Description: A computed fold for a 1488-nucleotide RNA from Parcubacteria group bacterium GW2011_GWA2_44_12, annotated as small-subunit ribosomal RNA. Rfam family: Bacterial small subunit ribosomal RNA. The source organism's lineage runs through Bacteria and Bacteria candidate phyla. The RNAcentral record of the sequence draws on ENA and SILVA.
RNA sequence: UUGAGAGUUUGAUCCUGGCUCAGGAUGAACGCUGGCGGCAAGUUUUAGGCAUGCAAGUCAAUCCCGAUCGCAAGAUUGGGAGGCAAACGGGUGCGUAACACAUUGGUAAUCUCCCCUUCUCACGGGCAUAAUCUGCCGAAAGGUGGAAUAAUACCCGAUAUCUUCCAUCCGCAAAGGCGGGCGGAAGAAAGCUCCGGCGGAGAAGGAAGAGCCUAUGGCCCAUCAGCUUGUUGGUAGGGUAAUGGCCUACCAAGGCUACGACGGGUAGCGGGUGUGAGAGCACGACCCGCCUCACUGGGACUGAGACACUGCCCAGACUCCUACGGGAGGCUGCAGUCAAGAAUCUUCCACAAUGGGCGAAAGCCUGAUGGAGCUAUGCCGCGUGCCGGAAGAAGGCCUUCGGGUUGUAAACGGCUUUUAUUAGGGAACAAACCGACCUCGUCGGAUUUGAGGGUACCUGAUGAAUAAGAGGUUGCUAACUCUGUGCCAGCAGCAGCGGUAAUACAGAGACCUCAAGCGUUAUCCGAAUUUACUGGGCGUAAAGCGUCCGCAGGUGGUUUUGUAAGUCAGGCGUAAAAGCCAGAAGCUCAACUUCUGUUCGGCGCUUGAUACUGCAUAACUAGAGGCUGGGAGAGGCAAGUGGAAUGCCUGGUGUAGCAGUAAAAUGCGUUCAUAUCAGGUAGAACACCAAAUGCGAAAGCAGCUUGCUGGAACAGUUCUGACACUCAUGGACGAAAGCGUGGGGAGCGAAUGGGAUUAGAUACCCCAGUAGUCCACGCCGUAAACGAUGGAUGCUAGGUAUUGGCAGUAUCGACCCUGUCAGUGCCGCUUCAAAAAAAGUUAACACGUUAAGCAUCCCGCCUGGGAAGUACGGCCGCAAGGCUAAAACUCAAAGGAAUUGACGGGGACCCGCACAAGCGGUGGAGCAUGUGGUUCAAUUCGACGAUAAGCGAGAAACCUUACCAAGGCUUGACAUGUAGCUGCAUUCCGGUGAAAGUCGGAAGCCUUCGAGGGUGCUACACAGGUGCUGCAUGGUUGUCGUCAGCUCGUGCCGUGAGGUGUACCGUUAAGUCGGGUAACGAGCGCAACCCUCAUCUUAUGUUGUAUAUUUCAUAAGAAACUGCCCCGGUCAACGGGGAGGAAGGUGGGGAUGACGUCAAAUCAGCAUGGCUCUUACGCCUUGGGCUACACACGUGCUACAAUGGAUGGAACAAUGGGUCGCGAAACCGUAAGGUUCAGCUAAUCCUAAAAAUCCAUCCCUAGUUCGGAUUGGGGUCUGCAACUCGACCCCAUGAAGCCGGAAUCGCUAGUAACCGUGAAUCAACUCGUCACGGUGAAUACGUUCUCGGGUCUUGUACACACCGCCCGUCACGUCAAGGGAGCUGGUAGUACCCGAAUCCGCCUUACGGCGGAGAAGGUAAGACCAGUAACAGGGACGAAGUCGUAACAAGGCAUCCGUAGCGGAAGCUGUGGAUGGAUCACCUCCUU
Repeated sequence: UUGAGAGUUUGAUCCUGGCUCAGGAUGAACGCUGGCGGCAAGUUUUAGGCAUGCAAGUCAAUCCCGAUCGCAAGAUUGGGAGGCAAACGGGUGCGUAACACAUUGGUAAUCUCCCCUUCUCACGGGCAUAAUCUGCCGAAAGGUGGAAUAAUACCCGAUAUCUUCCAUCCGCAAAGGCGGGCGGAAGAAAGCUCCGGCGGAGAAGGAAGAGCCUAUGGCCCAUCAGCUUGUUGGUAGGGUAAUGGCCUACCAAGGCUACGACGGGUAGCGGGUGUGAGAGCACGACCCGCCUCACUGGGACUGAGACACUGCCCAGACUCCUACGGGAGGCUGCAGUCAAGAAUCUUCCACAAUGGGCGAAAGCCUGAUGGAGCUAUGCCGCGUGCCGGAAGAAGGCCUUCGGGUUGUAAACGGCUUUUAUUAGGGAACAAACCGACCUCGUCGGAUUUGAGGGUACCUGAUGAAUAAGAGGUUGCUAACUCUGUGCCAGCAGCAGCGGUAAUACAGAGACCUCAAGCGUUAUCCGAAUUUACUGGGCGUAAAGCGUCCGCAGGUGGUUUUGUAAGUCAGGCGUAAAAGCCAGAAGCUCAACUUCUGUUCGGCGCUUGAUACUGCAUAACUAGAGGCUGGGAGAGGCAAGUGGAAUGCCUGGUGUAGCAGUAAAAUGCGUUCAUAUCAGGUAGAACACCAAAUGCGAAAGCAGCUUGCUGGAACAGUUCUGACACUCAUGGACGAAAGCGUGGGGAGCGAAUGGGAUUAGAUACCCCAGUAGUCCACGCCGUAAACGAUGGAUGCUAGGUAUUGGCAGUAUCGACCCUGUCAGUGCCGCUUCAAAAAAAGUUAACACGUUAAGCAUCCCGCCUGGGAAGUACGGCCGCAAGGCUAAAACUCAAAGGAAUUGACGGGGACCCGCACAAGCGGUGGAGCAUGUGGUUCAAUUCGACGAUAAGCGAGAAACCUUACCAAGGCUUGACAUGUAGCUGCAUUCCGGUGAAAGUCGGAAGCCUUCGAGGGUGCUACACAGGUGCUGCAUGGUUGUCGUCAGCUCGUGCCGUGAGGUGUACCGUUAAGUCGGGUAACGAGCGCAACCCUCAUCUUAUGUUGUAUAUUUCAUAAGAAACUGCCCCGGUCAACGGGGAGGAAGGUGGGGAUGACGUCAAAUCAGCAUGGCUCUUACGCCUUGGGCUACACACGUGCUACAAUGGAUGGAACAAUGGGUCGCGAAACCGUAAGGUUCAGCUAAUCCUAAAAAUCCAUCCCUAGUUCGGAUUGGGGUCUGCAACUCGACCCCAUGAAGCCGGAAUCGCUAGUAACCGUGAAUCAACUCGUCACGGUGAAUACGUUCUCGGGUCUUGUACACACCGCCCGUCACGUCAAGGGAGCUGGUAGUACCCGAAUCCGCCUUACGGCGGAGAAGGUAAGACCAGUAACAGGGACGAAGUCGUAACAAGGCAUCCGUAGCGGAAGCUGUGGAUGGAUCACCUCCUU
């Protein structure tokens, strides 16, 4: 030498906070794929059961016997005795939370075979026994009797350098020790030999190993809080190698524990391993050290060492053998097998090497070990070729059809040979063991020994030959297109994708990443500062205990001296090896291995330093406390007492109502209420004072008086001298409701009853009313117990009110005033110019000397949302319940603050035929027309609140026409191109047919003569579709709305979304203008510019005018600008009034429609992507339908009559239209109309009659002389054609209807209303539409209300934006957990019974007997932990289920907290509390 982040809550933002991802790792597993080598690793699960083989033997230089070979010597070999080993090596992690492990010390409390060193010794004697031989029993295993024998087997005696013991003396030491001296007692031995040696006994020391003890360290649960009787200690004894309650007897009553005893769960510990910047966190495979276990449990024996993995005894379970009488066994050694499991290998080779055992040695044994085999399980390395090669091949994919891409990729040419195959050569690992010299060590000589392995390696030959996949491609995250599918199928780590144009599914192509691997899953660390020691928080996000007192604990003022525990520095010891790190070296490199070096921290010992902390000591007064003094106060407890009000009772007066509400009713009242007067009685609460006040730890405390009593402040500066702060556990207090007992009960009032309201109303409102509210005593112990802000101390500009004091001025004195000290409280809301402010903090809001600032100390609490403050357990309570307090499961959020909108049954201001004031309608009738519905073969399609419905359609008999039936056509009714053919265009005739069409016949082009143009036929490309998608689109349109708004640049403010500008004041029709302003400017809108009408002037007069001025027509111009005057206003903008004028404040009307909203409308006007049909969803034709008819709605017409109808007469317009046309006059017809024709391409002619109106007459209030529907008959016109289905005329008929319920529409002046006229479309057809003129009103106080809109503000849980969001029951399905009558299993103990082996003790000559301890087993009552369960209850989740509407806005009764009652449910009501309540009003404070 070291530290990276990203996605996801929102319309957007900042924060909080969880979830998820990118990295690394593994004894792994699974999927797909798979060439080679090296080095490693390989049952993590059932310490489940095991067939078979092997894993511990060896020694003839201890001895006996046998067999074989040999003449013998002897050699080989077997059995037994004896010695050593078998306590090592190898395996496992069950148990164990412990001196088991690790580190550090101790052992003066100990042992030690083999090995090394030193000293001494080895003399004499004796009894047996196995194998063997021989009987017997048994199926077997095996047992038993007799006889014989040896030793380095066993026994006895002697000796003792010495050892042990006893006694004694001296020295050192002080735990039982060490050294020395004298005396006494006891205690040894083994031989063999090849003559070199190998052994034996005693003692001392060493090396190495082992035992025991101490301190320290390392898991979870307190929903485990008390544990303990050999327990703690002592004395004596036993026991051990040794200390010790290790064991026994007696004595004492101790010992451990909040620094976590005891209990429960889990777990071998360490070196180390993984990760991490580190601190840490997680782990403890392989390798090394220690421990532990060996089928389960108990036990001892032998031995230096075991309570012994392949030894013994007993008990148990299991397996096997059996002749049923009895026996045998123990792979958690190496292989292997079954089972379990997602899952883990060969019944291999060799003792050649290293190591071990025995042996003097040769040597033997060794599943230790060395090797090989299997597995991509991991790490490392190599390869699958290299160079050239553009016709940029073919194929694939895409395409805008041009091309692009795969791609130098391939083919093809050249080269190489790692690897592969084959052939040849061919290792290292091997040197000892032997002998000699003195044994160490050195030297000498000779001969061997290789499992791996004919392997590694080297060389030659052949030939690109033998060798590439997996995952991914929406973002995070590197990499994109097409097709299919159509919320299906599916994907997904998170966000999320898929509902017909999916880079997210599936396939394909292309691309990206890694590579003999790649992905997935599981787990650990990291990211996560998301448990925060390094390095977090608690006003509102999760989080301050309701408050105080206070033990332990933690922390602690100033000074002196000492000490040196903490602290700091130096030295020494330890810290195994391996590993890590650094540097080298060896395998071709690397992995791997070897060598060298460094090494913190820790622990122990030691020497120093003394600033700080601690301890001790002596002082101090600034903290703290005491004392004295005079004051303040709704502080507490108790007793007494007062008036007003209310209810009730008695009596008087008095009469019909009272009470209650938005309105009512229930209720009370003629048995006399209410009202009023007088008297009495009861209980509860204390108006005014009163306040932003005061007191108290908090809860809380209010009439007055008295008594008792707590605390705080101030002054004096008198005393003590750190006595302090905080506080787990603990204790005390603790609103309201509630509980118990006894009182009391006026008013109020859960529950309850009644009346209303309502769809319902278990509510809100009303009438009653019980518990309760009150008192005494006792419980309860909780609240939004809030400042949502723990306590203490110090520091960091203020102002003001109040309490107490001091000083000054002044006064006779006081009050007042000013200044100051100490303390307490406040600095909110509204309105004017300003408002609490600086620094600082904060996510922001805000806090800001009463901190949420800067610091120190102590306590409490938090760690995603829900489940849940719930379950279980425990404690408390009479109960209600409280305190403590989880998990499964589920979601990817939940949340805080602020922003922009939207919304509000919030507020303020303003506007609009929005209401109001008026006039006339609609809704009732008949008809017309459109729509729905129904019907139909079809009634084609679209439009659906406002913003569909006399709309598209400004003309459906055919056509239109898109629909239906029937008949036909298929390059097509229409377009373009290519190729071929062609006297083909066109005309006429005939058959058939409803027509279209089809069949047949006849005549028949131009030309520059090139088959050129045109035409037709055939074939191919293609045409065609009013088929679908307006939610793929363009264009166009409606609506908010002709509303006044919508934005930008730069600057400024804010972490940011964003704000400012654009707020405010005045004003306007207007974001119009003015003032003002951290804004200054600008754009789209507004206005103006445009058209038209109204006045005048001028010019021109055709077709106008009898003539003329005029009217009239056409064209150009003028005129209006708040220009002038007065008043108001900020001497402003502007407003009010006036003059003049044809017109006055935008003169009237039109055109003109900002950013945007409604996925608004239209694929059927047109265009167009995609999909779809192609002898049909195209095209042609005839007929039918769009005109149907029980009904419902919209828009209209005509009416209901006298302001009228009828008849006759008379008058006055304007805009338009006209040659396939308008059509005069005349004649005919009752009329529609006809005949005929003048004029007119229009200021000329025609349409053309205007009508309402006026005059005259009749009708006389009636279903009429109103009204005209309907129907019959007869006609006219248009048109191929009026049957379905036209319009009109005449005669006759004469329906409903007498002014219209709830409700609703239009209109503010030449407007409404009434009246007629024209035109577009058009052959004909209009009550519709568009336009034109005639007659010509009424009313507007005003903005409370309805609707719509604009600006500002406020609340919000809304943002698809209130047609929003959202709560609970019920019903259905799924899931997990708790309870549960019980049932089952397990664990650890207790009491008693029984009691094996074994050990100990006693007795016994022996055999044996007795007693104690003692595993397993049995009985009993409990404890704890699991499994399971009828049933009942809650929880979570689920697309559209049911009932309501609780919450969010004042959510329509403000919400919420505690508590109690009630109710299908959300919930409602009572009582106390909070503001985390909108709105309005009042009061007060601050500033000036």